[in-house]
RNA sequence: UGAACGCUGGCAACGUGGAUCAGGCACGCAAGUCAAACGGUCCGCCUUCGGGCAGACAGUGGCGAACGGGUUAGUAACACGUGAGUAACGAACCCUAAAGACGGGCAUAACUCGGAGAAAUCCGGGCUAAUUCCCGAUAGUCCUUUUAUCACUUUGUGGUGAAAGGUAAAUGGAAGUGGCAACACAACCGCUUUAGGAUCGGCUCGCGGCUUAUCAGCUUGUUGGUGAGGUAAUGGCUCACCAAGGCUAUGACGGGUAGGGGGCAUGAGAGUGUGUUCCCCAACAGAGGCACUGCGAACGGGCCUCACUCCUACGGGAGGCAGCAGUCGAGAAUCUUCGGCAAUGGGCGAAAGCCUGACCGAGCGACGUUGCGUGACCGAAGAAGCCCCUCGGGGUGUAAAGGUCUUUUCUGGAGGAGGAACUCGCCUUCGGGCGAGUGACAGUACUCCAGGAAUAAGGGGAUCCUAAUUCUGUGCCAGCAGGAGCGGUAAUACAGAAUCCCCAAGCGUUACCCGGAUUUAUUGGGCGUAAAGCGUCUGUAGGCGGUUAAGAAAGUCUCUGGUUAAAGGCCAUCGGCUUAACCUUUGGACUGCCAGAGAUACUUCUUGACUAGAGGGCGUCAGAGGCUGAUGGAACCGCCGGUGUAGGGGUGAAAUCCGUUGAUAUCGGCGGGAACACCAAAAGCGAAGGCAAUCAGCUGGGGCGACCCUGACGCUGAGAGACGAAAGCUAGAGGAGAGAAGGGGAUUAGAUACCCCCGUAUUUCUAGCUGUAAACGAUGGACACUGGCUAUUGGCAGUGUCGACCCUGUCAGUGGCGAAGCUAACGCGUUAAGUGUCCCGCCUGGGAACUACGGCGGCAACGCUAAAACUCAAAGGUAUAGACGGGGACUUACACAAGCGGUGGACCAUGUGGCUCAAUUCGACAACAAGCGAAGAACCUUACCAGGGCUUGACACCCGCCUGAAAGCUUUCCGAAAGGAGAGUCUCCAUAAGGCAGGCGGGCAGGUGCUGCAUGGUUGUCGUCAGCAUGUGUCUUGAGAUGCACGCUUAAAUGCGGUAACAUGCGCAACCCUUACCCUAUGUUUUAUAUGUCAUAGGGGACUGCCCGAGAUAAUUGGGAGGAAGGUGAGGAUGACGCCAAAUCAGCAUGGCCCUUUGAUGCCCUGGGCUGCACACGUGGUACAAUGGCCGGUACAAUGGGUUCUAAGUGGCAACGCGGAGCUAAUCCCAUCAAAACCGGUCCCAGUUCGGAUUGAGGUCUGCAACUCGACCUCAUGAAGCCGGAAUCGCUAGUAAUCGCCAAUCAGCCAUGUGGCGAUGAAUAUGUCCCUAAGUCUUGUACUCACCGCCCGUCACAUCAAGAAAGCUGGCAGUACCCGAAGCUCCCGCCUCGGCGGGGAUCAAGGUAAGGUCAGUAAU
Repeated sequence: UGAACGCUGGCAACGUGGAUCAGGCACGCAAGUCAAACGGUCCGCCUUCGGGCAGACAGUGGCGAACGGGUUAGUAACACGUGAGUAACGAACCCUAAAGACGGGCAUAACUCGGAGAAAUCCGGGCUAAUUCCCGAUAGUCCUUUUAUCACUUUGUGGUGAAAGGUAAAUGGAAGUGGCAACACAACCGCUUUAGGAUCGGCUCGCGGCUUAUCAGCUUGUUGGUGAGGUAAUGGCUCACCAAGGCUAUGACGGGUAGGGGGCAUGAGAGUGUGUUCCCCAACAGAGGCACUGCGAACGGGCCUCACUCCUACGGGAGGCAGCAGUCGAGAAUCUUCGGCAAUGGGCGAAAGCCUGACCGAGCGACGUUGCGUGACCGAAGAAGCCCCUCGGGGUGUAAAGGUCUUUUCUGGAGGAGGAACUCGCCUUCGGGCGAGUGACAGUACUCCAGGAAUAAGGGGAUCCUAAUUCUGUGCCAGCAGGAGCGGUAAUACAGAAUCCCCAAGCGUUACCCGGAUUUAUUGGGCGUAAAGCGUCUGUAGGCGGUUAAGAAAGUCUCUGGUUAAAGGCCAUCGGCUUAACCUUUGGACUGCCAGAGAUACUUCUUGACUAGAGGGCGUCAGAGGCUGAUGGAACCGCCGGUGUAGGGGUGAAAUCCGUUGAUAUCGGCGGGAACACCAAAAGCGAAGGCAAUCAGCUGGGGCGACCCUGACGCUGAGAGACGAAAGCUAGAGGAGAGAAGGGGAUUAGAUACCCCCGUAUUUCUAGCUGUAAACGAUGGACACUGGCUAUUGGCAGUGUCGACCCUGUCAGUGGCGAAGCUAACGCGUUAAGUGUCCCGCCUGGGAACUACGGCGGCAACGCUAAAACUCAAAGGUAUAGACGGGGACUUACACAAGCGGUGGACCAUGUGGCUCAAUUCGACAACAAGCGAAGAACCUUACCAGGGCUUGACACCCGCCUGAAAGCUUUCCGAAAGGAGAGUCUCCAUAAGGCAGGCGGGCAGGUGCUGCAUGGUUGUCGUCAGCAUGUGUCUUGAGAUGCACGCUUAAAUGCGGUAACAUGCGCAACCCUUACCCUAUGUUUUAUAUGUCAUAGGGGACUGCCCGAGAUAAUUGGGAGGAAGGUGAGGAUGACGCCAAAUCAGCAUGGCCCUUUGAUGCCCUGGGCUGCACACGUGGUACAAUGGCCGGUACAAUGGGUUCUAAGUGGCAACGCGGAGCUAAUCCCAUCAAAACCGGUCCCAGUUCGGAUUGAGGUCUGCAACUCGACCUCAUGAAGCCGGAAUCGCUAGUAAUCGCCAAUCAGCCAUGUGGCGAUGAAUAUGUCCCUAAGUCUUGUACUCACCGCCCGUCACAUCAAGAAAGCUGGCAGUACCCGAAGCUCCCGCCUCGGCGGGGAUCAAGGUAAGGUCAGUAAU
């Protein structure tokens, strides 16, 4: 907001209600009235029978029906609005004034008779009236024509005069007077003419208000004239003739849309949107055309055509709700087939009165606005219920209950208006008085009485925007959503509940409009990089324009008058409904238009003047400015000739290619085409594109200097025109080199590329076309103003000089840096992107799209102009911090390099994956999982599987009841055990309460069940890398920066210097431990004692302290001395801010969830499994041998552990057994404590005297128990393996490598693992190019989940929109021709003068044809 939809709904007042199908309509009503115009018909009463009174009716006649009521289809127009004009006009009814109304006549309806038809209706004969019609007379006034004069004036108008044609309804009524009557007079209503008024119309003009240029040209009655016709009236309005005009970029013509205005909504305003109700105007009345009547023309009049509906006897007829109700249809959607003429208004009438779906009222709809109510007061530290909870409590909440009170509203009853003015009758001293009557609404509003809190609350929302929060359920499901977004197991966002918030008889949603939006910017925006400066110039229209004087007064300003309808709105103000909404009185204002009077600063116009803008003349200067011609050298290629021989060329490396027919190389000669090294520069010239050898000719522009001339001649510039790189096109010439396409060779996974060898078009010239570029300074042109410094080009002047250079000043250009200022920032900054003026062009989210369609240009290629559907919520600019880079600089690290030894190949051990299985429990997965958790899986462990069992439970606490002969112990049976059943024995402490133990029951236990992405704690990693932060200050709009950049230095953000920074914290270092040297003290063991080694404790020592050099004299650094040790001596502990949702719920703790029963995810037990084996990977061990194996001999450690160690002795080949001393440990034992090493012997290069796997047999030990599944010993067996592909790991000194020893766990051991200990004991480092990683600075970025990022295109499938398309279908507006109704008009004929018939012209509808245009649809 004329709304609709959802949920809900107490009352009243005032408004408002078919927006869509101008689609179709049943039925009723919406326009009649007059008997005082007329003839007649019917009926009532009275009657003196002559007639009188009253009423009704069809027809003739008059007036009305052209108003009122409806709708918005058409219309872009003088339709509307506003302001003028009509000297170019009209008017029934009304008012005023003047004058008049005389004499005749012909018809016709009704009625009657006859006829046709189903009907509608029609035809013929006869009679008749009038306020019907016709003729004549009168003409002062009026109209037409001619003419005289005066005034005013745009054709002409008005006044005063003179000559020819045209008017009346003489009616009606009652009553008065006179009269016997006819009749006469006067009053009322009518009639005629003229003039004026009021009011209503016709016509004309200025201005104003939609869109489209992808509509640019339109027009033949068109534009004008003359004459005629027509009209109330002007006019091509119509016709004949003549002329060829008229409109248009200030948008004609065409297309689309639309009734216009007062107003309404919104807005600070300017504006934007809109046109419902009410008022004004217009248009329309099923679609189209036409006239008649009339003052005036057609919604409820006529004729015709068409469509549709209805009736029919099939011949023919009837109809028009966009009047009021109502109905169908379509639609999201819009009411009663109501009452009344009581009021207001209208028509007719003299009046009474009649008619009036106008109107007044009622009804329906929360559709809107306004008002009222659904109760008021008291009532607990606060019931119940419900919700939350930290379990204490809190919320709902004075809310309820309860008490007291009120009665608006409601129900019942009683009373009951105003709206009434008028009309009629009587009286009247004409002022008026008296009486009677008139209300649809409505027994309504309102008042009073009674009753009783009685009849009356919902809707939306609660993440942020945005007022208002908790719980439960759900688990990216269901769902929400205006935007951002929410939901994947702790959702303030879904659903429910509780509470809260907002509004309230309503509340939300949807649709639309304005605002916010300065987001079309006149007020009030922009265009270097965000969208946006035409590629450049010339110039038309237009816009803008220097100084001065005079005049005019268009703009501008002031005053006055008219108008701007009413309503509405605004400001005051009066009044009526209880108030308000609503209605109403009065005044003001109403930015507009017109007219008049004035002002003249500015703009404008006219006239005159000036020189500062602009232009011309004179002199001079620079220049790759343009065009034409000539000439030149170098290089290159080709040809000819000479010398000369095997290669050349090319590349990262090659090959294709050239060359013994003589290349490349080199020398000479000739020819050809193209381009012009050095000079050369940030330089110069040109409008831009662009322009470079030299000389000559022709020619354009510019700078500077001093004077002279013109006198605003200027600036910009829509359209338009010219120029316009490269590529491309046409024709002809030319063609050396280069070189798209193409061929070949390489590279590559491929290589339609990059590289190489060739090579056509092209590149060159002439003539023409094309007209585009990142045509860029991504910056349009002109003018003026606003600090500078510096470089350079051209000119002039000054100084100076013999001259030149230099220096100074100035004008014009070209650069750099920068004040102010501007800018989002970057940046610009007298060459502005600063400050102003003028003009042009352009922009308005991204994509679609520099596209489609249409048009124009082009030979073509293509160019210019230029959308929409659809789709997204961004696209974009600038800067910041990071991260990244096959970017840069510097630095570091066993990172590489230099070395040593390994892994990857073999066998075995061990871990993992995979496979398998009843189970092979679980976790860990790049670096940072994989000899990891596990420093010990035969049972146990054990969490897994099968089977057997238990259920307050294997374990903890509490409560209630019972028992104290329960339990325990011994023992029997079943059983694999656990467990179950039974027997015997044992008589708890205590006065009690109670304790203790058991049983039953209840709370509860229990869970290695899930979530490490809910967590704590702990840990790994970058990394022992040098970083990470904070305060204050400063800079920036801000993010942020600075500090922490830089130089030197360090292992180090370690220091020093310096600096818009100054300080500080966590890290680094140091402090701590071990160790190397010395000293002191002590002394268990050792020893006969002492000393010493050694052990323990404390201390010293090393700090760049000293010397020389380098360095900024500093920090520091190179070397040296001394010293056990020298520049952190070596090692350890110590791990900043953080990253990886890294690891762990199975070490522990813990939120939430889940399992808790009789088949448990709890607990117990037996057995099995964790050891399973086609395979793959990781970590190790042992080897492959002679630097070795074996045998014999001989040396030298340290750390540790132990009453769970074990000596001596003894048996056994040995493992080991017996044995038992000693030791709670510097004492004893493991343990003579070692091995490699060293000495001697042997082996002699082989699958071996290497290697030891595997297997067989026999044993030992531990242990309830060695089958699955232990270790060890002896004998026998004796596999693979001869040093390991690609690749890859560790290590810089007591290190690597090699060698053994000890320990934890542990009954034993799968330990070759791990943690320690000592023994022997190297090689190499030129260094930072590369690989990896890291740090600092810098740079680029379209990345920020941060390069394991981001992102492009094809293809496949599905869907959508748009374009094209052979065609097909439809709409719209015209053209030509055919046909042509009604009607007007012309001609002819007939005529009862009313008309009838025929023909012509015009013309609606229709038809045919060829086109145009806009849509729809279509294979593809």
Molecule: small-subunit ribosomal RNA
Organism: uncultured bacterium